[in-house]
RNA sequence: UGAGUCGGCCAGGCGGUCGCGUCAGGGCCUUGGCCCUGCCGAGGAACGUCCGGGCUCCACAGGGCAGGGUGGUGGCCAACAGCCACCCGGGGUGACCCGCGGGACAGUGCCACAGAGAACAGACCGCCGCUGCUUCGGCAGCCGGUAAGGGUGAAACGGUGGUGUAAGAGACCACCAGCGUCCCAGGCGACUGGGACGGCUCGGUAAACCCCACCCGGAGCAAGUCCAGACAGCGCACGUUCGAGACCGGCCCGGUCGAGUGCGCGGGUAGGACGCUCGAGCCGGCCAGCAAUGACCGGCCUAGAUGGAUGGCCGCCACCGCACCGCUGGCAACGGCGGUGCGGGACAGAACCCGGCGUAUCGGCCGACUCAUCCA
Numbered sequence: 001u002g003a004g005u006c007g008g009c010c011a012g013g014c015g016g017u018c019g020c021g022u023c024a025g026g027g028c029c030u031u032g033g034c035c036c037u038g039c040c041g042a043g044g045a046a047c048g049u050c051c052g053g054g055c056u057c058c059a060c061a062g063g064g065c066a067g068g069g070u071g072g073u074g075g076c077c078a079a080c081a082g083c084c085a086c087c088c089g090g091g092g093u094g095a096c097c098c099g100c101g102g103g104a105c106a107g108u109g110c111c112a113c114a115g116a117g118a119a120c121a122g123a124c125c126g127c128c129g130c131u132g133c134u135u136c137g138g139c140a141g142c143c144g145g146u147a148a149g150g151g152u153g154a155a156a157c158g159g160u161g162g163u164g165u166a167a168g169a170g171a172c173c174a175c176c177a178g179c180g181u182c183c184c185a186g187g188c189g190a191c192u193g194g195g196a197c198g199g200c201u202c203g204g205u206a207a208a209c210c211c212c213a214c215c216c217g218g219a220g221c222a223a224g225u226c227c228a229g230a231c232a233g234c235g236c237a238c239g240u241u242c243g244a245g246a247c248c249g250g251c252c253c254g255g256u257c258g259a260g261u262g263c264g265c266g267g268g269u270a271g272g273a274c275g276c277u278c279g280a281g282c283c284g285g286c287c288a289g290c291a292a293u294g295a296c297c298g299g300c301c302u303a304g305a306u307g308g309a310u311g312g313c314c315g316c317c318a319c320c321g322c323a324c325c326g327c328u329g330g331c332a333a334c335g336g337c338g339g340u341g342c343g344g345g346a347c348a349g350a351a352c353c354c355g356g357c358g359u360a361u362c363g364g365c366c367g368a369c370u371c372a373u374c375c376a
Base pairs, nucleotide, nucleotide: 001372002371003370004369005368006367007366008365009364010363012317013316014315015314016313017312018311020041021040023038024037025036026035027034028033029032043347047358048357050356051355052354053353054352055220056219057218058217062253063252064251065250067216068215069214070213071212072086073085074084075083076082087101088099089098090097091096102211103210107209108208109205110204111203124150125149126146127145128144129142130141131140132139133138158176159175160174161173162172163171177201179198180197181196182195183194184193185192186191224274225273226272227271233265234264235263236262237261238260245257246256247255248254281300282299283298284297285296287294288293319344320343321342322341323340324339325338326337327336328335329334
């Protein structure tokens, strides 16, 4: 200098002007509005609502079945499908990245197309043997052999070399790979390294059923509670220890409550308040830890709307892109400084609150590291 990898941060600033919401103080009157002043007033994702929790209500009497979720190991956390570190497998020269990463010798199912054959396999071509014929080149046949070679496929039932054979074959031998059992060493562990023995070899798929281990009540702030106000009843069915119906997430067993309940028609209301924001909170320092994270100390209070506020316009400055002009570095490729004009500034917006994940985003800045080339 070029190409890249990983992590973190920002999300324009100032001024003027018009305007909005909560709260506090003050004023006015017609007691529920108006005016003035002041404080505060969206985000890194407030988003999607995909996970996990707090909170609220129902229930708290459990058992079985069914259902859902998670899935290498160790740790963190309130919890998680999250995060950190490590292991294993794959990719990259490398920094680093990716993994929906338990079990396929418990059982069942499936494996498209091609191919003769797709799982306790398979003779299509080929090779070999025997018999017959022969124009001596071969051809035909076999209740013959053969998986060494070819061909198909994502995948064809270990690989290489040798012995052997009519030709062949783990049929046998050596080495290698893989699997299983046992032993030794290291590690908390996943696992890694080494050794001995064995039969010789066992396909893939569990985001197919299934098996194993662990976890899981339901509904959600329109939860839930209080206040004020309005209305008109009628019909049918079932029922009051011969029990309707409700609850215990679904089903069954079992349990509790229980005098009204269900359906249809008709009528009324759709106002206010609480919940509501102080919280696994934010900022700074320090300690422990590789890290995620945790302990301690100090400081801070930072939106609570309810048809839903947090905005519009103008000016200056800063930033980015393009074009032009001037000066300038370098052999060159390629730049640097200044000025003028035009254009651009995204994604998106609280609604009970947190922790994650995922997705969207004009641009800019910082740090660590890798590779290539050049110079010293």
About this RNA:
This is a predicted structure of a 376-nucleotide RNA (Bacterial RNase P class A). The gene name in the source record is rnpB. It matches the Rfam family "Bacterial RNase P class A". The family's RNA type in Rfam is ribozyme. Rfam's curators write: Ribonuclease P (RNase P) is a ubiquitous endoribonuclease, found in archaea, bacteria and eukarya as well as chloroplasts and mitochondria. Its best characterised activity is the generation of mature 5'-ends of tRNAs by cleaving the 5'-leader elements of precursor-tRNAs. Cellular RNase Ps are ribonucleoproteins. RNA from bacterial RNase Ps retains its catalytic activity in the absence of the protein subunit, i.e. it is a ribozyme. Isolated eukaryotic and archaeal RNase P RNA has not been shown to retain its catalytic function, but is still essential for the catalytic activity of the holoenzyme. Although the archaeal and eukaryotic holoenzyme s have a much greater protein content than the bacterial ones, the RNA cores from all the three lineages are homologous -- helices corresponding to P1, P2, P3, P4, and P10/11 are common to all cellular RNase P RNAs. Yet, there is considerable sequence variation, particularly among the eukaryotic RNAs. Identified in Yersinia as Ysr151/RnpB.